RNA sequence: GCGGGUGUGGUUCAAUGGUAGAAUAACUCCCUUCCAAGGAGUAGACGGCAGUUCGAUUCUGCUCACCCGCU
Numbered sequence: 001g002c003g004g005g006u007g008u009g010g011u012u013c014a015a016u017g018g019u020a021g022a023a024u025a026a027c028u029c030c031c032u033u034c035c036a037a038g039g040a041g042u043a044g045a046c047g048g049c050a051g052u053u054c055g056a057u058u059c060u061g062c063u064c065a066c067c068c069g070c071u
Base pairs, nucleotide, nucleotide: 001070002069003068004067005066006065007064010024011023012022013021018054026042027041028040029039030038047063048062049061050060051059
């Protein structure tokens, strides 16, 4: 330099154009003499910028980060 892949709560993963969910972690409450375990709840995310579309995490382009291959 060229080509390909992946980017979603703190972390690990879903969601094939129509209200972004789960587990775990965090916080609050209940339970307990206390801790742990258990139960209930709360907050927290689509890498960025454009385009297509009535509507984009999803499709397209560019870009950024990481990974793989070629040179």
The RNA shown here (transfer RNA) has 71 nucleotides and comes from Candidatus Levybacteria bacterium RIFCSPHIGHO2_02_FULL_40_18.
Taxonomically the source falls in Candidatus Levyibacteriota (Bacteria, Bacteria candidate phyla).
Rfam family: tRNA.
It was read from a public genome assembly.